The prediction has a mean pLDDT of 78.
Predicted 3D model of a 92-nucleotide RNA (THF (Tetrahydrofolate) riboswitch aptamer).
It matches the Rfam family "THF (Tetrahydrofolate) riboswitch aptamer". For this family Rfam cites "A eubacterial riboswitch class that senses the coenzyme tetrahydrofolate" (Ames et al., Chem Biol, 2010).

């Protein structure tokens, strides 16, 4: 130097453990901040705090368990995954 590839932050299934059902999470707006392939920069996205609106599926039982239910959590696994330039792996 030319050809190919891997790797993040999260996303999605699915399976396990929990939480709540006495309403917390979950999701929506507004402002402040955070981290985000090795590096450098930085967008979607993620996400913290504060403030504001909205809002829920209970049921059965031997009385504690059960079976639902919740844009609920975490964790394992699969499967998606950063334009740009340098790096990194492989071929030549």
């Nucleotide at each position: 130097g030319a050809c190919a590839g891997a790797g993040u932050a999260g996303g999605u299934a699915u399976a396990g453990a929990g939480c709540g059902u006495u309403a917390a999470g979950u999701g929506c707006u507004u402002g402040a901040g955070g981290a985000u392939g090795g590096g450098a920069a930085g967008u979607u996205g993620c996400u913290u705090c504060a403030a504001g609106a909205c809002g829920a599926a209970a049921g059965a039982u031997a009385u504690u368990u059960c079976u639902g239910c919740g844009a609920u959590u975490c964790u394992a696994u699969g499967c998606c995954g950063c334009a740009u330039c340098c790096g990194c792996u492989g071929u030549c």